[in-house]
The part of an RNA shown here (small-subunit ribosomal RNA, 3' major domain) has 476 nucleotides and comes from a metagenome. The coordinates come from a structure-prediction model, not an experiment, and the mean pLDDT is 83.
Context: one part of a larger RNA
RNA sequence: UGACGGGGGCCCGCACAAGCGGUGGAGCAUGUGGCUCAAUUCGAGGCAACGCGAAGAACCUUACCUGGGUUUGACAUAUACUUGACUGCCAUGGAAACAUGGUUUUCCUUCGGGACAGGUAUACAGGUGCUGCAUGGCUGUCGUCAGCUCGUGCCGUGAGGUGUUCGGUUAAGUCCGGCAACGAGCGCAACCCGUGUGAUUAGUUGCCAGCAGGUAAAGCUGGGCACUCUAAUCAGACUGCCCGUGUUAAGCGGGAGGAAGGUGCGGAUGACGUCAAGUCCGUAUGGCCUUUAUAUCCAGGGCUGCACACGUGCUACAAUGGACGGCACAAUGGGUUGCAAUACCGCAAGGUGGAGCUAAUCCUCAAAACCGUCCCUAGUUCAGAUUGCAGUCUGCAACUCGACUGCAUGAAGUUGGAAUCGCUAGUAAAUGCGUAUCAGCCACGACGCAUUGAAUACGUUCCCGGGCCUUGUACA
Numbered sequence: 001u002g003a004c005g006g007g008g009g010c011c012c013g014c015a016c017a018a019g020c021g022g023u024g025g026a027g028c029a030u031g032u033g034g035c036u037c038a039a040u041u042c043g044a045g046g047c048a049a050c051g052c053g054a055a056g057a058a059c060c061u062u063a064c065c066u067g068g069g070u071u072u073g074a075c076a077u078a079u080a081c082u083u084g085a086c087u088g089c090c091a092u093g094g095a096a097a098c099a100u101g102g103u104u105u106u107c108c109u110u111c112g113g114g115a116c117a118g119g120u121a122u123a124c125a126g127g128u129g130c131u132g133c134a135u136g137g138c139u140g141u142c143g144u145c146a147g148c149u150c151g152u153g154c155c156g157u158g159a160g161g162u163g164u165u166c167g168g169u170u171a172a173g174u175c176c177g178g179c180a181a182c183g184a185g186c187g188c189a190a191c192c193c194g195u196g197u198g199a200u201u202a203g204u205u206g207c208c209a210g211c212a213g214g215u216a217a218a219g220c221u222g223g224g225c226a227c228u229c230u231a232a233u234c235a236g237a238c239u240g241c242c243c244g245u246g247u248u249a250a251g252c253g254g255g256a257g258g259a260a261g262g263u264g265c266g267g268a269u270g271a272c273g274u275c276a277a278g279u280c281c282g283u284a285u286g287g288c289c290u291u292u293a294u295a296u297c298c299a300g301g302g303c304u305g306c307a308c309a310c311g312u313g314c315u316a317c318a319a320u321g322g323a324c325g326g327c328a329c330a331a332u333g334g335g336u337u338g339c340a341a342u343a344c345c346g347c348a349a350g351g352u353g354g355a356g357c358u359a360a361u362c363c364u365c366a367a368a369a370c371c372g373u374c375c376c377u378a379g380u381u382c383a384g385a386u387u388g389c390a391g392u393c394u395g396c397a398a399c400u401c402g403a404c405u406g407c408a409u410g411a412a413g414u415u416g417g418a419a420u421c422g423c424u425a426g427u428a429a430a431u432g433c434g435u436a437u438c439a440g441c442c443a444c445g446a447c448g449c450a451u452u453g454a455a456u457a458c459g460u461u462c463c464c465g466g467g468c469c470u471u472g473u474a475c476a
Base pairs, nucleotide, nucleotide: 001476002475003473004472005471007470008469009468010467011466012465013464015460016459019423020422021421022420023419026315027314028313029312030311031310032309033308034306035305042053043052064301065300066299067298068297069296070295073124077123078122079121080120081119082118083117084116088103089102090101091100092099093098106115107114108113126290127289129288130287131286135284137279138278139277140275142273147186148185149184150183151182152181153162154161155160166177167176168175192267193266194265195264197235198234199233200232201231202230203229206225207224208223211222212221213220238261241255242254243253244252245251317416321375322374323373324372325371326370333364334363335362338357339356343352344351345350382413387408388407389406390405391404392403393402429452430451431450432449433448434447435446
């Protein structure tokens, strides 16, 4: 100087407390361990691995296994020699890859050759092989915590200290005051994006107040840009004003005005560093290894196996509910190999067909809610696993191993031990919708969007994590 303490002081955080909803019990989905296997490819491992890489494993993907092939190679560049095609088509063998045979068959030219393609040979290619403890880059984490340092000066023999400590204050090393310090940098904050209010400009594909026409109804039409909205530019919030308090300070408490009040709310933004944290299987890359194989092509299988254990979720156990009927109200997005309306067929999944749309124009567009009727506390008109049969769709192909539909079947489950998680407001909880990946989909996942919409916070004694000062130490 640090680190540590079941030392002390001060402070903060959904850390506890106060509340609401869960997990842990059941079934299923998914990931992991284990076991099994020819193979169940590899990585990730307390927090910070385990719905993680994977924003899509039937083939492909695919790296694994079995079997069948190839060896300048599936891919790149160069040189020398050689051929004239390459490609395509046909036949035979084959699971295919491929092998063998047949057939078709170039361009430019200064006639030297060149372009292109095949073959032979040589350099080489190739490797998701090893090492993340050789690395770059990127990422997680402490933590959006308030810290981490430097120049000059001063102090100390020196390591180093001071500044950065102290008194207040703040979300903040934020600011004020004081001080052997005076300044500065990386962080904080602000500048950036969205959202909440208004104005101006602009009105089509958006909108419809007034006027006119018109319909079964409808901005449907003329017309208009007032309103909503769209998208650009401005304004607005700064403790600016008032009172109190405070050291005449920084600030704090209350109030006015205001759409919004003291960081308005949300996002992006992550200091010096820590964990030899993660990644050589995204890519790059040193070294090592391999080169008729650890490379490469193909078929089939596996990654989906199942006494079991754990994590993360979904659906429930019902009456604040279930069933049937009626009837409203969104937003984000996506669409030409696409989204697909009206209509018709089918109980349905879906099919036929195709208007319109390269989109503020056309298409895709809710559910809970609300209004009626039935059910009457039961393993039930709850719950839906499992299984049988019949189908639909995608796709060369649904056996291993797809999703969905109909009929039948109707399991466990009556609120979950010890323990444990999330959340402070348009949040939790509940409800549906959209998108990426994608032929299809094991999505109940991920990322977004809107609808309905709470309860509670006395407080900081305690648990956990963190910051500052101080103290002890035989630790570094």